Background:
A computed fold for a 73-nucleotide RNA from a Candidatus Pacearchaeota archaeon, annotated as transfer RNA. The RNAcentral record of the sequence draws on ENA. The coordinates come from a structure-prediction model, not an experiment, and the mean pLDDT is 80.

RNA sequence: AGCCCUGUAGUCUAGCGGUCUAGGAUUCGACCCUUUGGCGGUCGAGACCCCGGUUCGAAUCCGGGCGGGGCUA
Numbered sequence: 001a002g003c004c005c006u007g008u009a010g011u012c013u014a015g016c017g018g019u020c021u022a023g024g025a026u027u028c029g030a031c032c033c034u035u036u037g038g039c040g041g042u043c044g045a046g047a048c049c050c051c052g053g054u055u056c057g058a059a060u061c062c063g064g065g066c067g068g069g070g071c072u073a
Stems, first nucleotide, its partner, number of pairs: 001072007010026004018056001027045006049065005
C1' cells in the first nucleotide's frame, strides 16, 4: 500500500428493514432476607463508533471516515 472480516451498556452478547422507549447475562447502586458475609429476591442505572445516502420507516442496507483483527507484498 491493496484485499477480507469486524464495531451494540464497564464486560459478554441477542437483533436477519416495522412487533424496539434496543432484550438477556454480568457489573454497579438502593432496599428486603441474614447475627455478619455469601446465596437468593425486588427495584433502579448503564449501549447501537462517526458523518452522509437509500427508504414511508435504518442498530439492521449502501458509501466514506475512524478503531480492532487477519492475509498478501
Background:
It matches the Rfam family "tRNA". By type it is a transfer RNA. Rfam's curators write: Transfer RNA (tRNA) molecules are approximately 80 nucleotides in length.